[in-house]
Context: one part of a larger RNA
RNA sequence: CUGGGCGUAAAGCGCGCGCAGGCGGACUCGUGCGUCGGGAGUGAAAGCCCGGGGCUCAACCCCGGAGUUUGCUUCCGAUACGGCGGGUCUAGGGACCGGCAGAGGCCGGUGGAAUUCCCGGUGUAGCGGUGGAAUGCGUAGAGAUCGGGAAGAACACCAGUGGCGAAGGCGGCCGGCUGGGCCGGUGAGCCCUCUUUCGGGAGGGUGUCCGACGCUCAUGCGCGAAAGCGUGGGGAGCAAACAGGAUUAGAUACCCUGGUAGUCCACGCCGUAAACGAUGGGCGCUAGGUGUUGGGGAGAGCGACCUCCUCAGUGCCGAAGCUCACGCGAUAAGCGCCCCGCCUGGGGAGUACGGCCGCAAGGCUGAAACUC
Numbered sequence: 001c002u003g004g005g006c007g008u009a010a011a012g013c014g015c016g017c018g019c020a021g022g023c024g025g026a027c028u029c030g031u032g033c034g035u036c037g038g039g040a041g042u043g044a045a046a047g048c049c050c051g052g053g054g055c056u057c058a059a060c061c062c063c064g065g066a067g068u069u070u071g072c073u074u075c076c077g078a079u080a081c082g083g084c085g086g087g088u089c090u091a092g093g094g095a096c097c098g099g100c101a102g103a104g105g106c107c108g109g110u111g112g113a114a115u116u117c118c119c120g121g122u123g124u125a126g127c128g129g130u131g132g133a134a135u136g137c138g139u140a141g142a143g144a145u146c147g148g149g150a151a152g153a154a155c156a157c158c159a160g161u162g163g164c165g166a167a168g169g170c171g172g173c174c175g176g177c178u179g180g181g182c183c184g185g186u187g188a189g190c191c192c193u194c195u196u197u198c199g200g201g202a203g204g205g206u207g208u209c210c211g212a213c214g215c216u217c218a219u220g221c222g223c224g225a226a227a228g229c230g231u232g233g234g235g236a237g238c239a240a241a242c243a244g245g246a247u248u249a250g251a252u253a254c255c256c257u258g259g260u261a262g263u264c265c266a267c268g269c270c271g272u273a274a275a276c277g278a279u280g281g282g283c284g285c286u287a288g289g290u291g292u293u294g295g296g297g298a299g300a301g302c303g304a305c306c307u308c309c310u311c312a313g314u315g316c317c318g319a320a321g322c323u324c325a326c327g328c329g330a331u332a333a334g335c336g337c338c339c340c341g342c343c344u345g346g347g348g349a350g351u352a353c354g355g356c357c358g359c360a361a362g363g364c365u366g367a368a369a370c371u372c
Stems, first nucleotide, its partner, number of pairs: 003344004007326002012340001014223004021216003025089007033082002035078008049065006092213001093210003096185005104178007111155001115151008126137002163170002189206007228269006237263002242258004280339006288317012321328002345372003354365004
């Protein structure tokens, strides 16, 4: 470079924003850069191919011819497609208006249950723990029980096969600040008039805007569970390390009694993961059935019930098709297009070296010898 691939065989970057780059909707005019046709010039010789000839043959050499040299330059022409420039459009995208749901994020406040500790009352010999025990706690009064107080952490039921978020992730309640999403906009909203039982009803007027602004994204930037690190705080429960008791041949474990970092908060680092749907993002197309969440509409109705249609999400089962199989199947792993990332036998090895990053731990990039 090319080919084939990436759910489970090697392979989707943890996730997003996004410059460069690549790719890009409908109609129309121009240009003629790409593109296509034709002409001319050039594309040395040798070589290769064909014909002929010379060394006694051949290799080798000589002569002639053709082709190749996929190219470059220039001239003439074509204008479908792509590019570029101009104009127009609304189906992509965005804005605006009106509604809606939600553990989305940040900050502050607040509530009850439980746990532990402290104080006091009652009360007496055990409690605790296990397969059974022991260490441990308790007559200096434990455990149990009642009352009072303190502290920290987490929020039972609701809870869902549910919701939200790009991912990590998010769950008591209240308030403040704030991000995103979904639905409707040919009948929602707004204005005016009339009417009203004050819920509403009737009539009239108005009733979207921008115009391809897009998709993807190397480098870059940001976010990123847990553990870990720095400074300061906090520390109820739990609990690496550690100690003791057991078990065992041993037991640096599993079980038990304790217990320090840590777990929590603030600020700053780290930047990893089975960061998983082991499935990158976008757009379009391709049978159905059934459940569920949010919205809109229609029918029926007293109705939040019910039936149907529709948009967005989330599950299950399945046509076609795909797949080695398992399975996937409108939430595709089907059929296509665009862009990015990645793979190329196992071990050595995510190691060494170098570079960059980090306080460190280490992270990112990432070989080879050798070996099967």

Small-subunit ribosomal RNA, central domain from an uncultured bacterium, 372 nucleotides, folded computationally.
It matches the Rfam family "Bacterial small subunit ribosomal RNA". Gene Ontology terms of the family: structural constituent of ribosome and ribosome. The family is grouped with related families in Rfam's "SSU clan".
The RNAcentral record of the full RNA draws on ENA and SILVA.
The coordinates come from a structure-prediction model, not an experiment, and the mean pLDDT is 87.